[in-house]
RNA sequence: GCGGAGGGGCGGAUGGCCGCUUACGGGCAUUGGCUGACGCCAAUACCCUGAGAGGAAAGUCCGGACUCCCAGAAGCAACGGUGCCGGGUAACACCCGGGCGGGGCAACCCGACGGACAGCGCCACAGAAAUCAGACCACCCUGUUAAAAGGGAAAGGGUGAAACGGUGGGGUAAGAGCCCACCGCCGGGCUGGCAACAGACCGGGCAUGGCAAGCCCCACCGGGAGCAAUGCCAAAUAGGGACCGCGCGCCGGGCAACCGGCGGGGCUGCUUCUGCCCCAGCAGGUCCGGGUUGGCAGCUAGAGGGGUGGUGGCAACAUCAUCCCGAGAGGAAUGGUCAUCACGGGGCGGGCAACCGUCCCGCACAGAAUCCGGCUUACAGCCUCUCCGCGCGC
Numbered sequence: 001g002c003g004g005a006g007g008g009g010c011g012g013a014u015g016g017c018c019g020c021u022u023a024c025g026g027g028c029a030u031u032g033g034c035u036g037a038c039g040c041c042a043a044u045a046c047c048c049u050g051a052g053a054g055g056a057a058a059g060u061c062c063g064g065a066c067u068c069c070c071a072g073a074a075g076c077a078a079c080g081g082u083g084c085c086g087g088g089u090a091a092c093a094c095c096c097g098g099g100c101g102g103g104g105c106a107a108c109c110c111g112a113c114g115g116a117c118a119g120c121g122c123c124a125c126a127g128a129a130a131u132c133a134g135a136c137c138a139c140c141c142u143g144u145u146a147a148a149a150g151g152g153a154a155a156g157g158g159u160g161a162a163a164c165g166g167u168g169g170g171g172u173a174a175g176a177g178c179c180c181a182c183c184g185c186c187g188g189g190c191u192g193g194c195a196a197c198a199g200a201c202c203g204g205g206c207a208u209g210g211c212a213a214g215c216c217c218c219a220c221c222g223g224g225a226g227c228a229a230u231g232c233c234a235a236a237u238a239g240g241g242a243c244c245g246c247g248c249g250c251c252g253g254g255c256a257a258c259c260g261g262c263g264g265g266g267c268u269g270c271u272u273c274u275g276c277c278c279c280a281g282c283a284g285g286u287c288c289g290g291g292u293u294g295g296c297a298g299c300u301a302g303a304g305g306g307g308u309g310g311u312g313g314c315a316a317c318a319u320c321a322u323c324c325c326g327a328g329a330g331g332a333a334u335g336g337u338c339a340u341c342a343c344g345g346g347g348c349g350g351g352c353a354a355c356c357g358u359c360c361c362g363c364a365c366a367g368a369a370u371c372c373g374g375c376u377u378a379c380a381g382c383c384u385c386u387c388c389g390c391g392c393g394c
Base pairs, nucleotide, nucleotide: 001390002389003388004387005386006385007384008383009382010381012341013340014339015338016337017336018335020052021051022050023049025048026047027046029044030043031042032041033040034039054365058376059375061374062373063372064371065370066226067225068224069223071274072273073272074271075270076269079222080221081220082219083218084098085097086096087095088094099113100111101110102109103108114217115216119215120214121211122210123209136157137156139152140151141150165183166182167181168180169179170178185204186203187202188201190199191198192197230297231296232295233294240288241287242286243285244284249262250261251260252259253258263279264278265277266276267275304325305324306323307322308321309320310319311318312317343362344361345360346359347358348357349356350355
C1' cells in the first nucleotide's frame, strides 16, 4: 500500500422567531364547590423553568413481568416445544466458554449437533445392480478357421448424490481382506478432563449404505388467553329464545309444610382427595340473538439505562462504591422558518499536484402506544479499534 475478517460508535450542530405535548414543578387571574374561619379542591386562560421517538421504535419469532379464567391440590393422558457439554440470566430457541463436524491459505464463519441392531417408510432417473444385490464394456479358463455357448471373478472402466472399506505389497489362470503393513471401523479397559470428548495401548469378525429439516423412539420443559388483559362509574337493552339433561331412590323426626342422613347427578380430557351446587324440567351443557362503540383508571421509577473505579471470573456476567439520566399521547404531540458552521456530493474558476475561491443540493432505514430481556430483517455516508493474508521499503 492492497485485499479480507471480527468489534464499537455517529447518522448533523449552534443561535433567533413562531407553533405543539407534558410535569405530584413555580407564579398569577377568573369561575365553581367545601369550611365557623385560616384555607383546601377542581376547571379554564396566561407567564417562567425543565423534559419530549429508535438502533432498529419494524417483524410479532422466542422468553418473561403484570392481569384475568379454569373451585383447590396431586398424578396421568393428549398436544406443543427444545435437543453436544459446562456456565450466565428473572427466563429463553438468547449470550459466553469449550467439544465434534464442515468451509476457508488464514484471521474467522456455519451447524435442525440425542437415536438408523425399537419399528414402519423412502432412495426417482440412469445403471448389471441401490439391503443383504448384480455383469454393460474390458479381464482369465475352456472351445472354434473365426464365432457362438459354458465356467471364474467383481480388482479396471462406465452409470449415478451414493455401488457394501481406502492406499501399497504378496498371492492367483485372472482376481477378491484371500494374506500382510498402515489408515479406517468395531470392542476392551487405562490415562487426561466437571463433562461433551481426546490420547496411547490391546484384541478383532476384516465388516450392515444414506435420509429422522419422513413418521417415530429417547431425555428434559410446558395450563390457557392477552392492555382490544383487567377494574370502576354512568347509560341502555330482551330478567331474551331454542335444544339436551341418565338418575326423580332409601331411612329417621314431623298431622303437614319441612329438617337431617345415605344414595345419585354436576362443577373436569381421565383418576384420587377436599370443597361447593342440585335432585325436577333443577345443578349444568350446547347454540342463536339483543344492549353497551361514553368517561376514568390500568400508564410508566422497573429484573431500569449509562459513566468512572474496586473485587471475582478466560468470558458472558456478578457484586460493591460514587455520579448522571428518565416521552406517556388518547385517532394519537416534538413542526415551520431564517442565518451560520461541519460533513458528503456536483458544477465553474485558479493551480503540475496538494489545495484555494465561489455557487447549488441534503439524499440511509425509518415514528413509541403496557413494559422489559433477546433474535431476525432494513440501512446512503462517515469515524475508530483489533486481527489475518499478500507485496514493497527501511
Molecule: Bacterial RNase P class A
Organism: Pseudomonadota bacterium